Predicted 3D model of an 88-nucleotide RNA (c-di-GMP-I riboswitch aptamer) from a soil metagenome.
The prediction has a mean pLDDT of 86.
[in-house]
RNA sequence: GAUAAAGGCAAACCCGUCGAAAGGCGGGGACGCAAAGCCAUGGAUCUACUAUCACGCGAAGUGUGAUUAUGAUAGCCAGGUUGCCGAA
Numbered sequence: 001g002a003u004a005a006a007g008g009c010a011a012a013c014c015c016g017u018c019g020a021a022a023g024g025c026g027g028g029g030a031c032g033c034a035a036a037g038c039c040a041u042g043g044a045u046c047u048a049c050u051a052u053c054a055c056g057c058g059a060a061g062u063g064u065g066a067u068u069a070u071g072a073u074a075g076c077c078a079g080g081u082u083g084c085c086g087a088a
Base pairs, nucleotide, nucleotide: 001085008033009032013028014027015026016025017024018023031075037081038080039079041078042077043076044073045072046071051067052066053065054064055063056062057061
């Protein structure tokens, strides 16, 4: 890939759980998905425990702000890789 058939996944939200957070996982639930199977390699985005800097208070220290991926997203886009059904 077809107005076919079989089968599949599961957004938001709710509950539980892990995590500093983003977010993950399990259950419920379906907005959608033809790779919404798998892989963070490039870009993008999200987060900032930590680290650095600035400022305030200060005895130790602590609060606020900025920056920071080593964290996260494969349902943001490329790329890689595997694969079900299948008429004309």

The RNAcentral record of the sequence draws on MGnify.